A computed fold for a 74-nucleotide RNA from Elassoma zonatum, annotated as transfer RNA. NCBI's taxonomy places the organism under Eukaryota, Chordata, Actinopterygii, Eurypterygia, Elassoma. Model confidence (mean pLDDT): 82 of 100. It matches the Rfam family "tRNA".
RNA sequence: GUUGGGGUGGCAGAGCCCGGUAAAUGUAAAAGACUUAAGCUCUUUCAACAGAGGUCCAAAUCCUCUCCCUAACU
Numbered sequence: 001g002u003u004g005g006g007g008u009g010g011c012a013g014a015g016c017c018c019g020g021u022a023a024a025u026g027u028a029a030a031a032g033a034c035u036u037a038a039g040c041u042c043u044u045u046c047a048a049c050a051g052a053g054g055u056c057c058a059a060a061u062c063c064u065c066u067c068c069c070u071a072a073c074u
Stems, first nucleotide, its partner, number of pairs: 001073007010027003020057001029045005050066005
C1' cells in the first nucleotide's frame, strides 16, 4: 500500500442483512427492602452506538471521508 473482519453502558455482548421513534441481555457500581450482620434474593437508579458529513419524515443500521484495533497478501 491492497483486501477482509471489527469499534455499541464501567466490562462483556445482541441489534446492522431488511431504517421505525423509551437500544436488549449478563455482569459490575450505588440506593432501598430482607438479614443480628454479611451473602443470596427482590426493587430501583446510573450510564453507550469511534468522529464528521450526507440521504431520509425518521439513521447504531444506508452512502462518503477520517481515526483506531485486528488478520491475510504485497